Background
Predicted 3D model of a 64-nucleotide RNA (transfer RNA) from a bovine gut metagenome. Rfam family: tRNA. The family's RNA type in Rfam is transfer RNA. Gene Ontology term of the family: triplet codon-amino acid adaptor activity.
RNA sequence: GUUUUAGCUCAGUUGGUAGAGCACAUCCUUGGUAAGGAUGAGGUCGCUGGUUCAAAUCCAGUAA
Numbered sequence: 001g002u003u004u005u006a007g008c009u010c011a012g013u014u015g016g017u018a019g020a021g022c023a024c025a026u027c028c029u030u031g032g033u034a035a036g037g038a039u040g041a042g043g044u045c046g047c048u049g050g051u052u053c054a055a056a057u058c059c060a061g062u063a064a
Stems, first nucleotide, its partner, number of pairs: 003064002007022004016053001024040005046062005
């Protein structure tokens, strides 16, 4: 100096309700798998504070 955001890989446009792909669950489809389709669950954004009406985003400290 850089990175830390869902199980994994990563976005998040100069503060305004947290997302994608893969994976997972249920269902549809099939004689049965796989593939395909639909729906859904899953993260208080490394941690502790501060600023602000409002922080993943700004500031300080701290951990890996």